[in-house]
Context: one part of a larger RNA
Molecule: small-subunit ribosomal RNA, 3' major domain
Organism: uncultured bacterium
RNA sequence: UGACGGGGGCCCGCACAAGCGGUGGAGCAUGUGGUUCAAUUCGAAGCAACGCGAAGAACCUUACCAGCUCUUGACAUGUCCGGUUUGGAUUUCAGAGAUGAGAUCCUUCAGUUCGGCUGGCCGGAACACAGGUGCUGCAUGGCUGUCGUCAGCUCGUGUCGUGAGAUGUUGGGUUAAGUCCCGCAACGAGCGCAACCCUCGGCCUUAGUUGCCAGCGAGUCAAGUCGGGAACUAUAACAAGACUGCCAGUGUAAACUGUGAGGAAGGUGGGGAUGACGUCAAAUCAUCACGGCCCUUACGCCUUGGGCUACACACGUGCUACAAUGGCCGGUACAGAGAGCAGCCACUGGGUGACCAGGAGCGAAUCUACAAAACCGGUCACAGUUCGGAUCGGAGUCUGCAACUCGACUCCGUGAAGCUGGAAUCGCUAGUAAUCGGAUAUCAGCCAUGAUCCGGUGAAUACGUUCCCGGGCCUUGUACA
Numbered sequence: 001u002g003a004c005g006g007g008g009g010c011c012c013g014c015a016c017a018a019g020c021g022g023u024g025g026a027g028c029a030u031g032u033g034g035u036u037c038a039a040u041u042c043g044a045a046g047c048a049a050c051g052c053g054a055a056g057a058a059c060c061u062u063a064c065c066a067g068c069u070c071u072u073g074a075c076a077u078g079u080c081c082g083g084u085u086u087g088g089a090u091u092u093c094a095g096a097g098a099u100g101a102g103a104u105c106c107u108u109c110a111g112u113u114c115g116g117c118u119g120g121c122c123g124g125a126a127c128a129c130a131g132g133u134g135c136u137g138c139a140u141g142g143c144u145g146u147c148g149u150c151a152g153c154u155c156g157u158g159u160c161g162u163g164a165g166a167u168g169u170u171g172g173g174u175u176a177a178g179u180c181c182c183g184c185a186a187c188g189a190g191c192g193c194a195a196c197c198c199u200c201g202g203c204c205u206u207a208g209u210u211g212c213c214a215g216c217g218a219g220u221c222a223a224g225u226c227g228g229g230a231a232c233u234a235u236a237a238c239a240a241g242a243c244u245g246c247c248a249g250u251g252u253a254a255a256c257u258g259u260g261a262g263g264a265a266g267g268u269g270g271g272g273a274u275g276a277c278g279u280c281a282a283a284u285c286a287u288c289a290c291g292g293c294c295c296u297u298a299c300g301c302c303u304u305g306g307g308c309u310a311c312a313c314a315c316g317u318g319c320u321a322c323a324a325u326g327g328c329c330g331g332u333a334c335a336g337a338g339a340g341c342a343g344c345c346a347c348u349g350g351g352u353g354a355c356c357a358g359g360a361g362c363g364a365a366u367c368u369a370c371a372a373a374a375c376c377g378g379u380c381a382c383a384g385u386u387c388g389g390a391u392c393g394g395a396g397u398c399u400g401c402a403a404c405u406c407g408a409c410u411c412c413g414u415g416a417a418g419c420u421g422g423a424a425u426c427g428c429u430a431g432u433a434a435u436c437g438g439a440u441a442u443c444a445g446c447c448a449u450g451a452u453c454c455g456g457u458g459a460a461u462a463c464g465u466u467c468c469c470g471g472g473c474c475u476u477g478u479a480c481a
Base pairs, nucleotide, nucleotide: 001481002480003478004477005476007475008474009473010472011471012470013469015465016464019428020427021426022425023424026320027319028318029317030316031315032314033313034311035310042053043052064306065305066304067303070300073129077128078127079125080124081123082122083121085120087106088105089104090103091102092101093100094099109119110118111117131295132294134293135292136291140289141288142284144282145280147278152191153190154189155188156187157186158167159166160165171182172181173180197272198271199270200269205237206236207235212229213228216227217226218225243266246260247258248257249256250255322421326380327379328378329377330376331375339368340367343362344361347358348357349356350355387418392413393412394411395410396409397408398407434457435456436455437454438453439452440451
């Protein structure tokens, strides 16, 4: 000087408390451990691994296993030789396919000194080499997590100290903040904080289609449907607006307080992006790159099938429930954001349905997609039920070369556990929790109950800082560095 303390002081945070809803019990989904297996590829490991890499494992992916093949190789550059040197389609035989042996048809690469001369292409030979998701994240770059959006981390000059170092950065106030003020052997500065950026909230101006429709006219069963309008909404560009600016009180000041005024918004207005010096030899050699080591007829490459989906069990994260604030049936209303041509699909017909057959519009402010909870009416009367839907049987639909291992969905039947969950434990302070549906990426399809967004309905509680956890500043002790 740090680090640590079941030392002290001050302060903060959904840290506790006050509340609301969960997890832990059930069934299922998913990840992990373990076990099993020919293989169940690999990585991630307290917080900060475990719906994580994976925004899509039937084949492919795929790295694993078994079998069948290849050896200059699936891919790159270079040397040599041969080829009347291009591109494509169809097809026979053997085979699981890779592959091997053929057949048919169309087309006939570029330049040219017209020489198969040069390039390209195909085949062959021998080498240099290719190739490796093989090892080392404790050799590394890059990227990332975490403390933590915590308020800290430093430097120049000066001064003090033999020196390590100190001072500044401590002290008194204040703040979300090393934010600002005052004081002071310090005076200044940098990286952080804040602001500048995006978005939401009210308003001004401009604009007038695909959006809008107040007034005028036309028109319809109805409908901005038409003429038209530029008011309103919305759209999207610009400007203004909030600064403790004003008032009152307290205070030297900074600042704080106020059911103060004005205002759409008030004291950081809400949200996002933004992550200082560093810590954890944190994670990643399997995104990629790269040092070293290792393999080279195999640890490389191709292919068929299997596996990653196993199942006495244990854990994490979720979904659905256990019901009447509910289930079922009928009627009826209201979003936002995003997506769409090998696509979204209105409408019509068929089917109980998944869907099928036709078929209009739309590369979309123009066309496409039922919002659901809610509300109204009916029914059920507390039961393992008209709750709950697992599991199993049967019949189908769709995608795809192909749904056996191992897809989703539909219909009929079946109708398990479960009556609110021990010890323990998690999230959340407002348009939040809870609850309800919608969309998208990946994607042929999908094991999505996941992830990321979007809106609808919409609470309760916070006395307070004694205690638990984490963090900041000062101080003290130390046999620690």